[in-house]
RNA sequence: UAAGUAGUCGGCACUAUCGCGGCGGUUCGUACGAACCGGUGAGGAAAGUCGGGACAACACAGAGCACCACGCUUCCUAACGGGAAGGCUUUUGCUACGGCAAAAGACAGCAAGUGCCACAGAAAAUAACCGUCCUGCUCGUCAGGAUAAGGGUGAAAACGUGAGGUAAGAGCUCACGCGCACGCUUGGCGACAAGCGUGUGGGGUAAACCUCGUGGGUUGAAAGAUCAAAUAGGUUAAGGUUUUUGGGCUGCUCGUCCAAGUGUACUUUGUACCGCCUUAACGGGUAGAUCGAUAGAGCUUACGGGCGACUGUAAGCCUAGAUAAAUGAUAGUGUGCCCUCAAAGGGUAACAGAAUCCCGCUUACAAGACUACUUAUUCC
Numbered sequence: 001u002a003a004g005u006a007g008u009c010g011g012c013a014c015u016a017u018c019g020c021g022g023c024g025g026u027u028c029g030u031a032c033g034a035a036c037c038g039g040u041g042a043g044g045a046a047a048g049u050c051g052g053g054a055c056a057a058c059a060c061a062g063a064g065c066a067c068c069a070c071g072c073u074u075c076c077u078a079a080c081g082g083g084a085a086g087g088c089u090u091u092u093g094c095u096a097c098g099g100c101a102a103a104a105g106a107c108a109g110c111a112a113g114u115g116c117c118a119c120a121g122a123a124a125a126u127a128a129c130c131g132u133c134c135u136g137c138u139c140g141u142c143a144g145g146a147u148a149a150g151g152g153u154g155a156a157a158a159c160g161u162g163a164g165g166u167a168a169g170a171g172c173u174c175a176c177g178c179g180c181a182c183g184c185u186u187g188g189c190g191a192c193a194a195g196c197g198u199g200u201g202g203g204g205u206a207a208a209c210c211u212c213g214u215g216g217g218u219u220g221a222a223a224g225a226u227c228a229a230a231u232a233g234g235u236u237a238a239g240g241u242u243u244u245u246g247g248g249c250u251g252c253u254c255g256u257c258c259a260a261g262u263g264u265a266c267u268u269u270g271u272a273c274c275g276c277c278u279u280a281a282c283g284g285g286u287a288g289a290u291c292g293a294u295a296g297a298g299c300u301u302a303c304g305g306g307c308g309a310c311u312g313u314a315a316g317c318c319u320a321g322a323u324a325a326a327u328g329a330u331a332g333u334g335u336g337c338c339c340u341c342a343a344a345g346g347g348u349a350a351c352a353g354a355a356u357c358c359c360g361c362u363u364a365c366a367a368g369a370c371u372a373c374u375u376a377u378u379c380c
Base pairs, nucleotide, nucleotide: 001376002375003374004373005372006371007370008369009368012334013333014332015331016330017329018328020041021040023038024037025036026035027034028033043351047362048361050360051359052358053357054356055220056219057218058217062254063253064252065251067216068215069214070213071212072086073085074084075083076082087107088105089104090103091102092101093100094099108211109210113209114208115205116204117203129151130150131147132146133145134144135143136142159177160176161175162174163173164172178201179200180199181198182197183196184195185194186193187192224291225290226289227288234282235281236280237279238278239277240276241275244260245259246258247257248256249255261274263273264272265271266270298317299316300315301314302313303312304311305310335349336348337347338346339345
């Protein structure tokens, strides 16, 4: 310098004319409304609806279980399954072999229990196919016994290397290592790291069942609140009418709250009627408006604190609120990039539109700028 990979920023600007929504002001106007002036008007993801909240309702929002989520340490945040910095493990590369750098991690527990590890293989943990050693005999690919060091199978085969020992072998014995558990010392807020000692020696798997720890009330803006209008206090059925039944909180249980006659008649403790409450069906009528609704866990700048995510103080700013849904169209100039090293000229500028709001995650994305790594080339 070029290419690639990953990440961060970025996300066209100005003028004129006309048009649209909302706010404020002035004038006209009985009202509806009209005119003029001023400011303002779709994102970094508005997408997905995956998480966390604010907010609202359920009288209070209680307890247990079920169910669901998370799972190394410390910190940040309103909170999170998010973020920052570390620890450990694995992989890759480099190395002066001491370690270093990058990437990934669904990173509590298999020493609580129950399962599973196909095929191949003797055997996946109650091991013997080949081989090795010993004995016998009908002396040959024969029979019996011993063995687990060597070979084979497999993703994985009874801790590893060496020596001794043995019929041949084996942690059988010894030395040095490795893993696991526990204890002590040192360093660290901590996860952990280093060292020493004692014990011990098949593994793997929990996005297997499970165990442990922490957390979670439900619903969701079509949530909800208020005003207006209208009706046929219609008809039928079932249950109940206060020691009963129904409904709500909540998936279940407990608990708790709310609702409905101390009516009449006959009769004798029940029945019938009327009224009331709850639920279901049929039928009829009405249906317009206001709020929620954007001043915030808000933004900008400056100075501090912190490795960082973030945070403190001060000053300043107000920047959509539609409701079938506005935020646009035309023309010109310019800017960036490309054709191109330069000029004229030409081309091109992505993904994509708010609907209660905020904070995260995930996905899409043209030009351009920056950072890190890898490869190639050139120069010193």
Predicted 3D model of a 380-nucleotide RNA (Bacterial RNase P class A) from a Bacteroidales bacterium. The source organism's lineage runs through Bacteria, Pseudomonadati, Bacteroidota, Bacteroidia and Bacteroidales. The sequence was found by an Rfam model in a public genome assembly.